[in-house]
RNA sequence: UCUCAUCCAGAGAGGUGGAGGGACCGGCCCAAGGAAGCCUCGGCAACCCCGCAAGAUGCGGAAGGUGCCAAAUCCGGCAGGCGUCGAAAUCCAUCGGACAGCCUGGAAGAUGAGG
Numbered sequence: 001u002c003u004c005a006u007c008c009a010g011a012g013a014g015g016u017g018g019a020g021g022g023a024c025c026g027g028c029c030c031a032a033g034g035a036a037g038c039c040u041c042g043g044c045a046a047c048c049c050c051g052c053a054a055g056a057u058g059c060g061g062a063a064g065g066u067g068c069c070a071a072a073u074c075c076g077g078c079a080g081g082c083g084u085c086g087a088a089a090u091c092c093a094u095c096g097g098a099c100a101g102c103c104u105g106g107a108a109g110a111u112g113a114g115g
Stems, first nucleotide, its partner, number of pairs: 001115007012041005020030003024077004042069003047065002049061004073108001078105005083099003086095002
């Protein structure tokens, strides 16, 4: 750097450390009742892995390699649809603007497996 899969579930204590952390931006949170980092122990899950099956997007397991253990990837960011508000208007139609809402897809990111 590329491809594929997944991302509304789940799972934290102690020691050390001493002011940051939640990728980025905006928001909103977490943090001196102790942030990040590091160490120890524990746990979750089931990508790789093991067994069964061979119709599979299947079932079971957890020794090992990763990963993970606040909040949906914390929410949004881009596009479309719906909704609401607004402009204009007699009404319908229209317009482009906004978001406190909902849905779909994407972007970005993370993790794994492979190249």